[in-house]
RNA sequence: AUAGAAAAAACCAAACCCCGGGUGACCGGGGGACGGAAAGCCACGGGUCCCAAUGGAUGGGAUAGCCGGGUUGCCUUUG
Numbered sequence: 001a002u003a004g005a006a007a008a009a010a011c012c013a014a015a016c017c018c019c020g021g022g023u024g025a026c027c028g029g030g031g032g033a034c035g036g037a038a039a040g041c042c043a044c045g046g047g048u049c050c051c052a053a054u055g056g057a058u059g060g061g062a063u064a065g066c067c068g069g070g071u072u073g074c075c076u077u078u079g
Base pairs, nucleotide, nucleotide: 001078003076004075011036012035016031017030018029019028020027021026034065040071041070042069044068045067046066047063048062049061050060051059052058
C1' cells in the first nucleotide's frame, strides 16, 4: 500500500422499555440487540428533520446508524 472471503480477540449498539435534559428535531445514563470493518472523530458538500412562523426566502439548530468528503485507527489477508 491492496482486500474484508474465512478466523480470533477487543469494540460500538437500532427498535423498544425505564430515568433525566431540551420548545423541538434530538441528546445523556441504565437495560436491550437489529445491525456495523471505522456504527471512532469532524456538520465541509448534498439529503432528511426541528425551531423562529406561516407559503416562499432567510437565519439558527439536529442527524456521522442517510450519502459523499476529511482525519486517525484494531484484527486478518495479499504484495
Molecule: c-di-GMP-I-UAU riboswitch aptamer
Organism: Desulfosudis oleivorans